Predicted 3D model of a 286-nucleotide RNA (Bacterial large signal recognition particle RNA) from a PVC group bacterium.
It matches the Rfam family "Bacterial large signal recognition particle RNA". The family's RNA type in Rfam is non-coding RNA gene.
Of the family's consensus pairs, 89% are formed in the model.
Taxonomically the source falls in Pseudomonadati (Bacteria).
It was read from a public genome assembly, where an Rfam model found it.
RNA sequence: CCGCGCUAAGCGGGGAGUUAGCGGUGCCCCGAUCCCCGCGUGAAAGCGCGGGGUGACCUGCAAUCCGCUACAGCAGGGCCGAAAUCCCGAUGGAGAGCCGCUUUUCGCGGGACGUAGCCGUGCGGGUCGGCGUUGAAGGCCGGGCCCCGCGGCCGUGAAGCUUACAAACCCCGUCAGGUCCGGAAGGAAGCAGCGGUAAGUAGGUUGAUCGCGGCGCGCGAGAUCACCCGGUUGGAGUCGGCCGGCGGUCAAAUCCCGCGAAGAGAGUUCGAAAGAGGGUGCGCGG
Numbered sequence: 001c002c003g004c005g006c007u008a009a010g011c012g013g014g015g016a017g018u019u020a021g022c023g024g025u026g027c028c029c030c031g032a033u034c035c036c037c038g039c040g041u042g043a044a045a046g047c048g049c050g051g052g053g054u055g056a057c058c059u060g061c062a063a064u065c066c067g068c069u070a071c072a073g074c075a076g077g078g079c080c081g082a083a084a085u086c087c088c089g090a091u092g093g094a095g096a097g098c099c100g101c102u103u104u105u106c107g108c109g110g111g112a113c114g115u116a117g118c119c120g121u122g123c124g125g126g127u128c129g130g131c132g133u134u135g136a137a138g139g140c141c142g143g144g145c146c147c148c149g150c151g152g153c154c155g156u157g158a159a160g161c162u163u164a165c166a167a168a169c170c171c172c173g174u175c176a177g178g179u180c181c182g183g184a185a186g187g188a189a190g191c192a193g194c195g196g197u198a199a200g201u202a203g204g205u206u207g208a209u210c211g212c213g214g215c216g217c218g219c220g221a222g223a224u225c226a227c228c229c230g231g232u233u234g235g236a237g238u239c240g241g242c243c244g245g246c247g248g249u250c251a252a253a254u255c256c257c258g259c260g261a262a263g264a265g266a267g268u269u270c271g272a273a274a275g276a277g278g279g280u281g282c283g284c285g286g
Base pairs, nucleotide, nucleotide: 001286002285003284004283005282006281010079011078012030013029014028015027020069021068022067023066024065034053035052036051037050038049039048040047041046057077058076059075060074061073086279087278088277091274095270096269097268098267101265102264103263104262105261106260107259108258109257110256111255112254117249118248119247120246121245123244125243126242127241128240129239130238131237138233139232140231141230142229143228144227146222148220149219150218151217152215153214154213155212156211157210158209159206160205161204162203163202164201165200171196172195173194174193179188180187181186
């Protein structure tokens, strides 16, 4: 070096989570293999590209977990086998976690600003109109409106009074007939009828009782900012609309701060595929 036969190893990997820890099931990521569809090319087989599915030898166990203990799944079977395949591997960076950092968007809360709007204005601002020397604003006086007490009136209700009706029996009186007691005389209860009454119903009425409500009302007392009326004083303004000024309040927008959610970035912790290269046995024969 070659051939044959074995064996170790291997027959997916990673993240989060769980755990004292490890591996696995389950979740997520990568995607070997296989299958399907479409398109292109081609005579066809095929190849290439795109999309979808499957999910890494088989069986049993597993989230109310399963199995193990640092050589950290177990049991049984199968395949491959010292290298394309096992082990290491600078690099690489699919994907995942963390994050008192930065930034964007949205929501909530607070603040600033003080605009529109709204309100006010003794603004010696504008403009239009009404009233005003047949007397404006303002001042003073009186009255009303308002509160309390007493009264008056009205309405209404109760209560009283009056009238009518009003009880099959269980109200009263009188009780025909009939009934009962008695030898009789006589007595008893009592229906209908008649008369009456009660509860109640309806109408009327109240000068005298009570409650409630009201007032073109009276008296007394109070209050009197505003409003209304009248009188008096005063002697030229005053009132309203619009525009503007000023003051107040304040939505939206904007800005600032805080909190929360989502996204992006930075940082950080792991880390798949890929990966130059390197490493790793035994026996027999030539």